[in-house]
RNA sequence: GCGCCCGUAGCUCAGUGGUAGAGCGCGUUCCUUAUAAGAACGAGGUCCUUGGAUCGUUCCCAAGCGGGCGCA
Numbered sequence: 001g002c003g004c005c006c007g008u009a010g011c012u013c014a015g016u017g018g019u020a021g022a023g024c025g026c027g028u029u030c031c032u033u034a035u036a037a038g039a040a041c042g043a044g045g046u047c048c049u050u051g052g053a054u055c056g057u058u059c060c061c062a063a064g065c066g067g068g069c070g071c072a
Stems, first nucleotide, its partner, number of pairs: 001071007010024004018055001026042005048064005
């Protein structure tokens, strides 16, 4: 330099057009003499950025940024 893949909660990931979820973690409460385990509830997201298409985008298109793999 070229090609391909990825970017979503603190972490690991789902969600492929109709306004975002799970597991773990975190907080409160219950339970316990206390802790752990367990149960209930809750907080936490400009969905990498900008522009475009669309009535409407995390999702489609383009550019950029970051990361990974391969080739040279």
Molecule: transfer RNA
Organism: Candidatus Yanofskybacteria bacterium RIFCSPHIGHO2_02_FULL_50_12